[in-house]
This is a predicted structure of a 476-nucleotide part of an RNA (small-subunit ribosomal RNA, 3' major domain) from Firmicutes bacterium HGW-Firmicutes-11. Its Rfam family is "Bacterial small subunit ribosomal RNA". A reference for the family is Yusupov et al. (2001), "Crystal structure of the ribosome at 5.5 A resolution", Science. Model confidence (mean pLDDT): 82 of 100. Lineage of the source: Bacteria > Bacillati > Bacillota.
Context: one part of a larger RNA
RNA sequence: UGACGGGGACCCGCACAAGCAGCGGAGCAUGUGGUUUAAUUCGAAGCAACGCGAAGAACCUUACCAGGACUUGACAUCCCUCUGACCGGCGUGUAACGGCGCCUUCCCUUCGGGGCAGAGGAGACAGGUGGUGCAUGGUUGUCGUCAGCUCGUGUCGUGAGAUGUUGGGUUAAGUCCCGCAACGAGCGCAACCCUUGUCAUUAGUUGCCAGCAGGUUAAGCUGGGCACUCUAGUGAGACUGCCGGGGACAACUCGGAGGAAGGUGGGGAUGACGUCAAAUCAUCAUGCCCCUUAUGUUCUGGGCUACACACGUGCUACAAUGGCCGGUACAGAGAGACGCAAUGUCGCGAGGCGGAGCAAAACUCUAAAACCGGUCCCAGUUCGGAUUGCAGGCUGAAACUCGCCUGCAUGAAGUCGGAGUUGCUAGUAAUCGCGAAUCAGAAUGUCGCGGUGAAUGCGUUCCCGGGUCUUGUACA
Numbered sequence: 001u002g003a004c005g006g007g008g009a010c011c012c013g014c015a016c017a018a019g020c021a022g023c024g025g026a027g028c029a030u031g032u033g034g035u036u037u038a039a040u041u042c043g044a045a046g047c048a049a050c051g052c053g054a055a056g057a058a059c060c061u062u063a064c065c066a067g068g069a070c071u072u073g074a075c076a077u078c079c080c081u082c083u084g085a086c087c088g089g090c091g092u093g094u095a096a097c098g099g100c101g102c103c104u105u106c107c108c109u110u111c112g113g114g115g116c117a118g119a120g121g122a123g124a125c126a127g128g129u130g131g132u133g134c135a136u137g138g139u140u141g142u143c144g145u146c147a148g149c150u151c152g153u154g155u156c157g158u159g160a161g162a163u164g165u166u167g168g169g170u171u172a173a174g175u176c177c178c179g180c181a182a183c184g185a186g187c188g189c190a191a192c193c194c195u196u197g198u199c200a201u202u203a204g205u206u207g208c209c210a211g212c213a214g215g216u217u218a219a220g221c222u223g224g225g226c227a228c229u230c231u232a233g234u235g236a237g238a239c240u241g242c243c244g245g246g247g248a249c250a251a252c253u254c255g256g257a258g259g260a261a262g263g264u265g266g267g268g269a270u271g272a273c274g275u276c277a278a279a280u281c282a283u284c285a286u287g288c289c290c291c292u293u294a295u296g297u298u299c300u301g302g303g304c305u306a307c308a309c310a311c312g313u314g315c316u317a318c319a320a321u322g323g324c325c326g327g328u329a330c331a332g333a334g335a336g337a338c339g340c341a342a343u344g345u346c347g348c349g350a351g352g353c354g355g356a357g358c359a360a361a362a363c364u365c366u367a368a369a370a371c372c373g374g375u376c377c378c379a380g381u382u383c384g385g386a387u388u389g390c391a392g393g394c395u396g397a398a399a400c401u402c403g404c405c406u407g408c409a410u411g412a413a414g415u416c417g418g419a420g421u422u423g424c425u426a427g428u429a430a431u432c433g434c435g436a437a438u439c440a441g442a443a444u445g446u447c448g449c450g451g452u453g454a455a456u457g458c459g460u461u462c463c464c465g466g467g468u469c470u471u472g473u474a475c476a
Base pairs, nucleotide, nucleotide: 001476002475003473004472005471007470008469009468010467011466012465013464015460016459019424020423021422022421023420026316027315028314029313030312031311032310033309034307035306042053043052064302065301066300067299068298069297070296073125077124078123079121080120081119082118083117084116088103089102090101091100092099106115107114108113127291128290130289131288132287136285137284138280139279140278141276143274148187149186150185151184152183153182154163155162156161167178168177169176193268194267195266196265198236199235200234201233202232203231204230207226208225209224212223213222214221239262242256243255244254245253246252318417322376323375324374325373326372327371334365335364336363339358340357344353345352346351383414388409389408390407391406392405393404394403430452431451432450433449434448435447436446
């Protein structure tokens, strides 16, 4: 100087407390451990691994296993020889790849050749998701959006170092004020950026419809208009600016006015010096080591989907604030040509037929909870839907291993969950549906979007984490 303390003081955080909803019990989904297996590819490991890499394993992917094949190779450059093609089509053969046969088929030229492509050959080499993240780059997590981390000069100290950065106040903040052997500065904080909340203005189609006219079963449907909504550009607006109290006449703080908004208005992006030899050699790059008729390449089939069990994360429930039936209303954000697909029509349905419109403020995908009426009457039930049987639909060469969906039948556990434990302070929790990426198909996951919309917060004694000062130490 740090680190540590079941030392002290002060402060903060959904850290506790006060509340609401959960998890832990059940069934299922998913990840992991373990076990099994020919293989169940590999990585991730307290917080910060475990719906994680994977924004999507039937083949492919695929790295794993069994078996079949290839050896200058699936891919790149160079050399020699031969050919004129390559591509494409047909046939044969194989489990398939490889193999064999046939057809079609180049350009320039000074006629020497050249370009391009294919086949064969020799070797330099290719290739490796093989090892080492404790050799590395790059990227990322975490403490933590915590308020810290430092430097120059000066001063003090033999020195390591100290001072500044401590102190008195204050703040979300090393934020600001005051003081001070310090005076300044840098990286962080804040602001500048995006979005949302108010208004003005510009613009008015694909959006809108107040007034005027026409028109319909109905409809901005038509003329017309751009007032309004909206769209999307430019501005304004909030600054403790104003008033009062407190305070050191400061910083600031409390209350008030006006205001759409008030003291950082809400949300996002933004992550200092560093810590964990943290993660990643399997995104990529890369040193060294290793393989080279194989640890490379290719194909068929299988596996990654196994199942006495254990754990994590979720979904669905256990019902009446509910289930079922009928009627009926209202979004936002996105996506769409190998696409989204309306009206119509067939089917109980998944879906089929058909195809208007739309490269989309134009067309389409497109709401549910809520509300109104009816029924059930507290039951393992008209709750719950697992499991299983049968019959179908869709995608795709192909759903046996191993997809999703529908109908009929079946109708398991489950009556609110031990110890313990998680999230959340407002348009939040809870609840309801919608969309997108990936994607032929395959979400209860992920990332977004809106609808409905709470309760509680006395307070900081205690638990956890963090910050500042101080103290002890046989630790560095």